[in-house]
RNA sequence: CAAGUGGAUCUGAUAGCCGCCGGCAGGAAGCUUUUUAGCUUCCUGCGGGAGGAAAGUCCGGGCUCCAAAGGACAGGGUGGUCGAUAACGUCGACCGGUCGAAAGAUUAGGGAAAGUGCCGCAGAAAACAAACCGCCUAAGUCCCCUCGGGGAACGGUAAGGGUGAAAAGGUGCGGUAAGAGCGCACCAGCAGCCGGGGUGACUUGGCUGGCUUGGUAAACCCCACCCGGAGCAAGGCAAACAGGCGGAAGGAGCUUUGCUCCACGGGCUCGUCCGGCCCGUCAUCUACCGCCGGGUACGCUGCUUGAGACGUCGAGCAAUCGCCGUCCUAGAUGAAUGGCUAUCCCCACAUCCGUGGGACAGAACCCGGCUUACCGAUCCACUUGAGCU
RNA sequence: GUGGGCGUAGCUCAGUUGGUUAGAGCACUGGAUUGUGGUUCCAGGGGUCAUGGGUUCGAAUCCCUUCGCCCACC
Repeated sequence: CAAGUGGAUCUGAUAGCCGCCGGCAGGAAGCUUUUUAGCUUCCUGCGGGAGGAAAGUCCGGGCUCCAAAGGACAGGGUGGUCGAUAACGUCGACCGGUCGAAAGAUUAGGGAAAGUGCCGCAGAAAACAAACCGCCUAAGUCCCCUCGGGGAACGGUAAGGGUGAAAAGGUGCGGUAAGAGCGCACCAGCAGCCGGGGUGACUUGGCUGGCUUGGUAAACCCCACCCGGAGCAAGGCAAACAGGCGGAAGGAGCUUUGCUCCACGGGCUCGUCCGGCCCGUCAUCUACCGCCGGGUACGCUGCUUGAGACGUCGAGCAAUCGCCGUCCUAGAUGAAUGGCUAUCCCCACAUCCGUGGGACAGAACCCGGCUUACCGAUCCACUUGAGCU
Repeated sequence: GUGGGCGUAGCUCAGUUGGUUAGAGCACUGGAUUGUGGUUCCAGGGGUCAUGGGUUCGAAUCCCUUCGCCCACC
């Protein structure tokens, strides 16, 4: 210098003017027995006001309520190992597979030797294998015969051809009628046993066994692990309304307006059962369930200080964690965060003056991820090749 | 905020326990019939199976992502 790989950061800058949202401080007016106070309205001043994805809502958690969050089944999810974490389907490191010359990328990566299902077309045969072509006729049967043999049928054979995504280990030698792990040697795989390394996934070496066993589980299924439900429209306070009709289910004992036991009925934030809790059942009311009717759908709170941000140091390969210091940085609710002007910056066009453009996109209880959208700019590390010193 | 469903030719729909070329009706084009048009008959063209990826020998169908549309719930 060229080609390439991986990652990080930023998302135009400054000034002026006019607005919008909420906070704090001060002042004025009004109301109120919290009166050195509280509330409402107005004015003035000060400082604050979108993102890397605020998005999709695909996962996980915090928080809140359901009495507690118990058991079994059902249902759902995840799937190499070790770690990180509040948790995860996320992240890091490593192992195995695949791709690449390499840097690297990618991987739903448990079980097919528990069982079931499926494998179209082609092909002889598609999973307890199979004989279309080819090869063989040794042994037993039949026929011919010049007694050497020839032919036929029954058969044998997976070495060769052809089909397919996939054809039942590969090569060689022996063996055979022809063949075949039928036997042997080497190689590949599998299973068992024994060792070395590693926390582990795994890797590596030896011995034994001819053991050679198709694929598919993002098909059913099996195994291991995880999951209680609902969601800020959660929940709390205040305000408003606070009526009517109907319904089911009882016995015993005692120290009798009550308590205990059993039974029954209803409820306990979306499946079923068990367990547990609450209320009720002899006579009324209450409670519960069903139907009808009535009220509010407005205000305050939850609400932004948090697994928080930045920086130094330390632990760790890393994800991440720890100590210390500094800082406070949006809280709207038909929903603020905007507009204009000037100068500079970047890009395109143009001879010049200049003109046009600066992406994707807008918080809604809060965090950690993932995914997707995006004009561009800058920086770092690494690989390969070429040249020069 | 929560849950569910759909996307196949210009239009309306089939096809979904994965299996050869994805089909029907209407519409469109050409031809025949007719003096002409319609009707009728014959033939034909037309598809990113919403998008991108994965599993598989093989995907419209199974799984994941994204886009668009529809429905239900206090």

Model confidence (mean pLDDT): 78 of 100. This is a predicted complex of two RNAs, RNase P RNA and transfer RNA, with 463 nucleotides together. It holds a member of the Rfam family "Bacterial RNase P class A". It is annotated as a ribozyme. Rfam's curators write: Ribonuclease P (RNase P) is a ubiquitous endoribonuclease, found in archaea, bacteria and eukarya as well as chloroplasts and mitochondria.